[in-house]
Context: one part of a larger RNA
């Protein structure tokens, strides 16, 4: 000097940070992951049209019913993309775990973005819903039946793959480039505008390929913790041929065959521990530490395992086993806050069961929009760092009252009173924001079309703010509402009376205290900091 800090006293306002370091203890409630009807079949249900039937009426009409069309909304369910990010947390790890360089000719890639080619023509089921069982629920099971961008074969093959063959480069495996009657591989379609129909067309989407962007996989030099009261470890252990596996290399798994690999430059064991950018301290060397931010890694109740996927062995997925905890009809089921809030333990300690999607940024959706305890805001806490104020100027019979005196005085102290001001903050009235950009929507203009319409781009006008009536600005009244702690023997600024007497008691160290105690206690007085001051604990 510093802290994610506690504790003791005391506490006016703001601005910006920052708060579960211990119990990876156990969790009640709510929320954190949905979307898309412009893939798809149904159900419910709204408005308008239009028929028919009843009722009421002379009628016009009105209300109930039932059948059609057109427009919407909403509900599970198929079904696509997403849930592999975001978000938390430091258990595990002394490791290619991180950090830096560097290989990968041994690699993989939804979305996106280059570029080029298609999208023809069939088929058979299934959820749902209905019926019909079983179960206390959770939930299962049986028939019969319908749909797709859901699945499955065909047919096309630019092109990709594997295999072959020729050329040219390299360091071996290779790499690159030509050949063709060689193999094998692809697709869905939705919403619009014209049009009697063929048919034209416009947006979006599907399929094979390919260039990148970002990701994400393996691999290798080098660096960083303690211990030798841990010296010898290693059998898939080290290598080789082979077959297998993998997006890919590799004892990565197996089979054979060899007998090797590491080590006092610390193997091997133990203990501790995520790392890093960087914090903090110091003149620097260095030592500590790794809260908050920001990369990377591991973990998601213990342990194990795989599916599905572009991508996981997946916190709010699955199976299995285990602990534990709720339900129950005893047959059986459900669950998983190291998300964000809150509860209880535990502990010296660490918030609100808040508002909003109006920015930013992600998911779906063509778009409207939805959905985000990501994020932004507010709430609480002097936990920390800055800032402001708690008043200024005058005022001497040096008032009164403390105190202390050698009784004259001295001090408290210009401090009070008292006169004049000022209005910061808090209060109170009045106006009042930036953060907004887009996107939608209305109108024009330009492309694209044979034309409308879409769809793009460009102008003009409406609309969108959670925080918030906050920040700000203006007036209003008023000195009004706002100062404590800790020390005063030396180190260390800052003294006296009084009590007490080696007691009580104080103390960071030296050390005060047994009757004149500036070191205990109380009081008046200084001093030093100041919404803090002090103690404690840690680091340098």
């Nucleotide at each position: 000097a510093a802290c994610g800090a506690a504790c003791g006293c005391u506490g006016g306002c703001g601005g910006c940070g920052u708060g579960g370091a211990u119990a990876a203890g156990a969790c009640a409630u709510g929320c954190a992951a949905g979307u898309c009807g412009g893939a798809c079949g149904a159900g419910a249900u709204u408005u308008u049209c239009c028929g028919c039937u009843g009722u009421a009426g002379c009628a016009a009409u009105a209300c109930a019913g039932u059948g059609g069309a057109a427009a919407g909304u909403c509900u599970a369910g198929u079904g696509g993309c997403g849930a592999a990010c975001g978000g938390g947390u430091g258990c595990u790890u002394a490791a290619c775990a991180c950090g830096u360089g560097g290989g990968c000719a041994a690699u993989c890639u939804g979305u996106c973005u280059u570029a080029a080619a298609g999208u023809g023509g069939g088929g058979g089921a299934u959820a749902g819903c209905u019926c019909g069982g079983c179960g206390a629920a959770a939930g299962c099971c049986g028939a019969a039946u319908u749909a797709a961008u859901a699945c499955c074969g065909c047919a096309u093959g630019u092109g990709a793959u594997u295999a072959g063959a020729g050329u040219g480069g390299a360091c071996a495996u290779c790499c690159a480039u030509u050949c063709g009657a060689a193999a094998u591989u692809a697709a869905a379609g939705u919403c619009g505008g014209g049009g009697c129909a063929a048919c034209c067309u416009g947006a979006c989407a599907c399929u094979u390929u390919u260039u990148g962007a970002g990701g994400a996989g393996c691999c290798c030099g080098c660096g960083g913790c303690c211990u030798a009261u841990c010296a010898g470890c290693u059998a898939g252990u080290u290598g080789g041929u082979g077959a297998g596996g993998u997006a890919a290399c590799g004892g990565c798994c197996c089979a054979c065959c060899a007998a090797g690999g590491c080590u006092u430059u610390g193997a091997c064991g133990g203990g501790u521990a995520g790392c890093u950018g960087g914090u903090c301290u110091g003149a620097g060397a260095g030592g500590a530490c790794g809260a908050c931010c920001a990369g990377c890694c591991a973990c998601a109740c213990u342990g194990g395992g795989a599916c599905u996927g572009a991508g996981a062995c997946a916190c709010g997925g699955c199976c299995c086993a285990g602990a534990c905890a709720c339900c129950u009809a005893c047959g059986g089921g459900u669950g998983g806050c190291a998300g964000c809030a809150g509860u209880c333990g535990a502990g010296a300690a660490u918030u609100u069961u808040u508002c909003u999607c109006a920015a930013u940024g992600g998911g779906g959706g063509a778009a409207a929009c939805c959905c985000u305890g990501a994020a932004g805001g507010a709430g609480c806490g002097a936990c920390g760092c800055c800032g402001c104020g708690u008043g200024g100027a005058g005022g001497a019979u040096g008032a009164a009252g403390g105190u202390u005196u050698u009784c004259g005085g001295a001090u408290u102290g210009u401090a009070a009173a008292c006169u004049c001001c000022u209005g910061u903050c808090a209060u109170u009235g009045g106006g009042g924001a930036a953060c907004a950009a887009u996107g939608c929507u209305c109108c024009g203009a330009u492309a694209u079309u044979a034309a409308c319409u879409g769809u793009a781009u460009c102008g003009g006008g409406g609309u969108u703010g959670a925080u918030a009536g906050u920040a700000c600005c203006c007036g209003a009244a008023g000195a009004g509402g706002a100062a404590g702690a800790g020390a005063c023997g030396g180190c260390u600024a800052a003294c006296u009376c009084u009590g007490u007497g080696c007691c009580a008691g104080c103390a960071g160290c030296c050390g005060c205290g047994g009757u004149a105690a500036u070191a205990c206690a109380g009081a008046g007085g200084u001093c030093u900091c100041a919404a803090g001051c002090g103690u404690u604990g840690u680091u340098c």
Small-subunit ribosomal RNA, 5' domain from an uncultured bacterium, 540 nucleotides, folded computationally.